Transfer RNA from a soil metagenome, 74 nucleotides, folded computationally. The sequence is in RNAcentral, with records from ENA. Its mean pLDDT, the model's own confidence on a scale to 100, is 81. Rfam family: tRNA. Rfam classes the family as a transfer RNA. From the family's description: Transfer RNA (tRNA) molecules are approximately 80 nucleotides in length.
């Protein structure tokens, strides 16, 4: 110093040939069943997708350039 890969919810992650309201599973909360717990049913909060910029009628998604993390290679 040069190449790749990852960055979405509290933690692990899908969603990337743009398309209406951004999801699961765990975890948190509330109710239900139970004598009371686990376990099971139902519901509910929570995220302007890693920062700035661009391109589009429309970007988690595409372009740039940054940050942080891992890999290789010099």
């Nucleotide at each position: 110093g040069c190449g790749c890969c990852u960055a979405u919810a509290g933690c692990u992650c899908a969603g990337u040939u743009g398309g209406c309201u951004a999801g699961a599973g765990c975890g948190c909360c509330g109710c239900c069943c139970u004598g009371a717990u686990a376990a099971g049913g139902c519901g509910g909060a929570g995220g302007u997708c890693c920062u700035u910029g661009g391109u589009u009628c429309g970007a988690g998604u595409c372009c740039a350039a940054g940050u942080a993390g891992g890999c290789g290679c010099a």